């Protein structure tokens, strides 16, 4: 070049025919100890890589672009 496949929370991942975003870890406050660990509680943290399109409505579907990994020539 050309097909493909991932790109969501600080990190690893989930999200089902499109209905407004979750887990564990990790961090913050508390509780429990003489004191740490462990262990409970409760809270924060995301414009779902970017821009456009469709649709009441888009992480979910096209399009185009970036990045990261594959295969092929």
């Nucleotide at each position: 070049g050309c097909u493909c496949u991932c790109g969501u929370a600080a990190c690893u991942c989930a999200g089902c025919a499109g209905g407004u975003a979750g887990a564990g870890u990790a961090c913050u406050u508390c509780c429990u100890u003489g004191g740490u660990a462990a262990g409970g509680a409760a809270g924060a943290a995301g414009u779902c890589g970017g821009c456009a399109g469709u649709u009441c409505g888009a992480g979910u579907c096209u399009g185009c672009u970036c990045g990261a990994g594959a295969g092929c020539u």
RNAcentral holds the sequence, with entries from ENA.
Predicted 3D model of a 73-nucleotide RNA (transfer RNA) from a Lachnospiraceae bacterium.
Its Rfam family is "tRNA". Rfam classes the family as a transfer RNA.
The source organism's lineage runs through Bacteria, Bacillati, Bacillota, Lachnospirales and Lachnospiraceae.
Model confidence (mean pLDDT): 80 of 100.